RNA sequence: UAAGAAAAUUAAAUAGUGCUCCAUAUAAUCGCGAGGAAAUGGCUCGCAAGUUUCUACCUGAUCGCCGAUUCUGAUCAGACUAUGGGGUAUAGUCGACAUUUU
Numbered sequence: 001u002a003a004g005a006a007a008a009u010u011a012a013a014u015a016g017u018g019c020u021c022c023a024u025a026u027a028a029u030c031g032c033g034a035g036g037a038a039a040u041g042g043c044u045c046g047c048a049a050g051u052u053u054c055u056a057c058c059u060g061a062u063c064g065c066c067g068a069u070u071c072u073g074a075u076c077a078g079a080c081u082a083u084g085g086g087g088u089a090u091a092g093u094c095g096a097c098a099u100u101u102u
Base pairs, nucleotide, nucleotide: 005102006101007100008099009098013093014092016090017089018088019087020086021085022084023083024082025081026056029049031047032046033045034044035043041066042065050057058078059077060076061075062074063073064072
C1' cells in the first nucleotide's frame, strides 16, 4: 500500500410520541320539543341539521330586550376535536461506500 474478515461509532433513512406553528372542517353556528328562573334572572334536558369528519357546539365582557306574559338579541374576546403539512425535542429501529480498532 492492496485485498479479505470481525467489531465499534456516527452520518443518512424510517414509522412513533411530546411540544409548537400553519392549513382544512365549523360559522364554537343553527332548527325543534319539554321543563324552568325573574331585572341580584335570562337556565336545564332531549332530538335533528351543519363537516368527504370523530368529538365539541360552550365561557366571559359590553350594549340592548323582556315588568310576570313567556322569548332572549347584537358585538367583541377566548377553545377543544379530526385530518394534512412545517419546525423542534426524545428515546427506539436500521445503518453505511464515512471514521476508528483488531
This is a predicted structure of a 102-nucleotide RNA (Purine riboswitch aptamer). Its Rfam family is "Purine riboswitch aptamer". Clan: Purine riboswitches. It was read from a public genome assembly, where an Rfam model found it. Of the family's consensus pairs, 100% are formed in the model. Model confidence (mean pLDDT): 76 of 100.